[in-house]
Molecule: RNase P RNA; transfer RNA
Organism: Clostridia bacterium
RNA sequence: CGGGUAGAGCAGACGGUCGCGUGGAUCCAGGAGGUCUAUGAGGAAAGUCCGGGCUCCACAGGGCAAGGAUGCCGGAUAACGUCCGGCGUAGGUAACUAUAGGGAAAGUGCAACAGAAACAUUCCGCCGAAACAGUACGGCUGUGGUAAGGUUGAAAUGGUGAGGUAAGAGCUCACCGGCGGCAUGGAGACAUGUCGGCCGUGUAAACCCCAUCCGGAGCAAGACCAAAGAGGGGCUAAGGGUGGCUGCCCGUCACCUCCCGGCAGGUAGGUCGCUGGAGCUUGUCAGCAAUGGCAAGUCGAGAUAGAUGAUCGUCUAAUACAGAACCCGGCUUACAGCUCUGCCCGAAUG
RNA sequence: GGCCCCAUAGUUCAAGGGAUAGAACGGAAGUUUCCUAAACUUUAAAUCCAGGUUCGAGUCCUGGUGGGGCUACCU
Numbered sequence: 001c002g003g004g005u006a007g008a009g010c011a012g013a014c015g016g017u018c019g020c021g022u023g024g025a026u027c028c029a030g031g032a033g034g035u036c037u038a039u040g041a042g043g044a045a046a047g048u049c050c051g052g053g054c055u056c057c058a059c060a061g062g063g064c065a066a067g068g069a070u071g072c073c074g075g076a077u078a079a080c081g082u083c084c085g086g087c088g089u090a091g092g093u094a095a096c097u098a099u100a101g102g103g104a105a106a107g108u109g110c111a112a113c114a115g116a117a118a119c120a121u122u123c124c125g126c127c128g129a130a131a132c133a134g135u136a137c138g139g140c141u142g143u144g145g146u147a148a149g150g151u152u153g154a155a156a157u158g159g160u161g162a163g164g165u166a167a168g169a170g171c172u173c174a175c176c177g178g179c180g181g182c183a184u185g186g187a188g189a190c191a192u193g194u195c196g197g198c199c200g201u202g203u204a205a206a207c208c209c210c211a212u213c214c215g216g217a218g219c220a221a222g223a224c225c226a227a228a229g230a231g232g233g234g235c236u237a238a239g240g241g242u243g244g245c246u247g248c249c250c251g252u253c254a255c256c257u258c259c260c261g262g263c264a265g266g267u268a269g270g271u272c273g274c275u276g277g278a279g280c281u282u283g284u285c286a287g288c289a290a291u292g293g294c295a296a297g298u299c300g301a302g303a304u305a306g307a308u309g310a311u312c313g314u315c316u317a318a319u320a321c322a323g324a325a326c327c328c329g330g331c332u333u334a335c336a337g338c339u340c341u342g343c344c345c346g347a348a349u350g
Numbered sequence: 351g352g353c354c355c356c357a358u359a360g361u362u363c364a365a366g367g368g369a370u371a372g373a374a375c376g377g378a379a380g381u382u383u384c385c386u387a388a389a390c391u392u393u394a395a396a397u398c399c400a401g402g403u404u405c406g407a408g409u410c411c412u413g414g415u416g417g418g419g420c421u422a423c424c425u
Stems, first nucleotide, its partner, number of pairs: 001346010012315007020040008042321001046332002049330005054218004061250004067214005072086005087101001088099004102209002107207002109203003123150002125146003132142003158176006177199002179196007222272004231263001232260003239257007264425004279298008351421007360375004368405001377393005398414005
C1' cells in the first nucleotide's frame, strides 16, 4: 500500500428570528392570563418476539386429564429462549465465522417416484465344492450357495488393500471410520491411549421418551372524586343465574337478585398511578469475559387529540431509518454518511 | 396503548410432508344461430415475502409484510 476480519462510537454543529409541551419563580383585575428562567425523543422510541418489576384477581386451593416452553458443558443475571467463556461439528490459507447441538441401543410411524429390494432383499450377474430331485454326468432344469460387481435412488447393510474361497463374505489380517468397555487428563462438555470384529441408514423444526421451568390478566391494570341515575316484556322454580380462578369435577370469590340482560338508559370529565431507577457519569478493585463490589459526582421528556417544530446564515453537502405514551433487561427487524482501534493474508522497501 | 386471528387462481373454498397444486363461479377464444342468451369444446390464471429443518415444504420452524377482530365506566 492492497484485500479481508472483528469490535467500539457518532447520528449534524454553531449563531439569529418566530412558535409549542412540562417544571419553577414572579405580576395582576385571580382566568384555560402575562413576563422571566430551566428543560424537552432513539439507537433502534419500531415489531410486541422473550424475561422481569408494578397492579388487581383467592399468594396461586384439591383431584383427573391435558398444554406450552427450553435442551452440549460451565458461569453471569432480578429473570430469560439473553449474554460470556469453553467443547464438538461445519466453512475459511488465516484472522475469524456459523451452530434449534439431549435421546433413533425404549416403542410407534414415515422414506413418494424409481428400483429386485427401503429391511432381512436374489432382477441381472458369479459359483457348482457339499446336499436333494429330474435328466443322465452337461450346471441342462428345478434347486442350492453368494451381497464382490451392475441397475435405481437423497440414502443399498462400514471404506481401501491383501489373504482366503467353488464363488464370495469382518470369514481373517493391516490401515481408516463408527460403536461399546477400560485407563489417564479435565470441574464438565470432551480429549488422548488401549482393548473388543461389536458394525446398515435417515427423520424427534413426526408422535414420543428423559431432564428443567411455567397461576391468570394486563396502566383501557388499578385507586379516588365528580356527573348521571329512567324504563319494557314474561312469570311463580328457593337456591338460582352470570362471571373470574386457562379443560372437566369439587371448592371458592365477586355481582345479580323472580327471570329475560346488553333489551334499555346515563357519563364518556378530573386527580393519582407517572417517572429517582436492577438509573447515569467518572475512577478504582475482583474476574479471561459476561458481570459484580466500593467511592465520588449527578438528576436527563411525562403529553391525553397528544409538545419536542419552522425559517435564515456559515461549515463543500445537511442528506438514512425513524417519533416516547407505565417502567426496565434482552432479541429481532430498518438504516444515508462517516470516525477510531485490534488482528490476519499478500506485495514492496528497510 | 393492549390482546388475539388470518393470508392458496379475479372471487369463494379444497388439498394426510410425495409437484403436473384441485373445484365452483367469473374471464378469453371457438362451435352452434340471421343476432343474442343458453348449451358444448378448448384455454389462461395462484400457495404474501425471506431464511432454515428434511432426500423432498402450500403443509413443519424462525423472522418480516399486509389485512381483520376485540378491548372504558355507571345504573